RNA sequence: CCCGCUGUAGCUUAGCCCGGUAGAGCGUCCGGCUGUAGACCGGAAAGUCGUGAGAUCAAAUCUCACCAGCGGGA
Numbered sequence: 001c002c003c004g005c006u007g008u009a010g011c012u013u014a015g016c017c018c019g020g021u022a023g024a025g026c027g028u029c030c031g032g033c034u035g036u037a038g039a040c041c042g043g044a045a046a047g048u049c050g051u052g053a054g055a056u057c058a059a060a061u062c063u064c065a066c067c068a069g070c071g072g073g074a
Base pairs, nucleotide, nucleotide: 001073002072003071004070005069006068007067010026011025012024013023020057028044029043030042031041032040050066051065052064053063054062
């Protein structure tokens, strides 16, 4: 220098191909249960979907550039 993959909640991730309400598990917080805690049950908070731009009525999803990580080639 060139090519590919990955980036979504505190953590692990689904959804992306084929655009249409952003989900789950763990964790955290509140409540129930318990002598207390754990387990169990109920509820809640937590996301500029890596950054920016473009096309579109509409983007996590399509296009382009850039950033970071990993791998391959020279």
Molecule: transfer RNA
Organism: Candidatus Hodarchaeales archaeon